[in-house]
RNA sequence: AAACGAUAAGGGCAAAACUGUUUAAAGGCAGCGACGCAAAGCCAUAGGGUCUAAGGUACUGUUUAACAGCACUAUGAUAGCCUGGCUACCGAA
Numbered sequence: 001a002a003a004c005g006a007u008a009a010g011g012g013c014a015a016a017a018c019u020g021u022u023u024a025a026a027g028g029c030a031g032c033g034a035c036g037c038a039a040a041g042c043c044a045u046a047g048g049g050u051c052u053a054a055g056g057u058a059c060u061g062u063u064u065a066a067c068a069g070c071a072c073u074a075u076g077a078u079a080g081c082c083u084g085g086c087u088a089c090c091g092a093a
Base pairs, nucleotide, nucleotide: 004091005090012037013036018031019030020029021028022027035080041086042085043084046083047082048081049078050077051076055073056072057071059069060068061067
């Protein structure tokens, strides 16, 4: 230095539920709370998956408009879905 990760030391993060807030929604943020995590630190403009569908497109409700329903769609989201990239504390075997 790389790889690796212990019933080590000192620490760190915080799922679900609930409360508040925000968003069209998914989701985010804050509080509370610990299911878990050795990168559960960062990257969504690397790839795949998943969630959502405001807007858009097609169809249906009678022809138009409006409205409603329904299908598809990411430009929205997820790094605690996986692979990948970047960075980092400690040191038993």